[in-house]
């Protein structure tokens, strides 16, 4: 990277070092020198996978050992297409999809 599978309205941030970007993209709209992004510790959240356990298996639970992830604003909002509300346009409301992010697993 590339199929694919579930999941995405909760929840959890301090220290160093370093110095201007950052929230994938579009368009907004926000963060950010009262320090972004990034590395390094350490803490925490989560329970996808996993160890134990309840209970011999499954289904469920439960703990959090180990592998990942995660720690501003809802995945920050919105993007394609359908239903409704409305005469209708805008605008709202919702359902599906794409597109992304992350775990698993498959090559």
């Nucleotide at each position: 990277a590339u199929g694919c599978c579930a999941u995405g309205a909760a929840g959890a941030c301090g220290a160093g070092c370093u110095g201007a970007g950052g929230g994938a993209c579009u368009g907004g709209c926000c963060c950010u020198u009262u320090g972004a992004a990034g590395c390094u510790c350490g803490a925490c959240c989560a329970a996808c996978c996993u160890g134990c356990c309840c209970u011999c298996c499954c289904c469920g639970g439960g703990u959090g050992u180990g592998g990942u992830g995660g720690u501003a604003a809802g995945g920050c909002c919105u993007g394609g297409u359908g239903a409704u509300g409305c005469u209708g346009c805008a605008c709202g409301u919702u359902g599906c999809a794409g597109a992304c992010a992350u775990c698993a697993c498959a090559c």
This is a predicted structure of a 107-nucleotide RNA (SAM riboswitch aptamer (S box leader)) from a Myxococcales bacterium. The coordinates come from a structure-prediction model, not an experiment, and the mean pLDDT is 85. It matches the Rfam family "SAM riboswitch aptamer (S box leader)". About the family: The SAM riboswitch is found upstream of a number of genes which code for proteins involved in methionine or cysteine biosynthesis in Gram-positive bacteria. NCBI's taxonomy places the organism under Bacteria, Pseudomonadati, Myxococcota, Myxococcia, Myxococcales.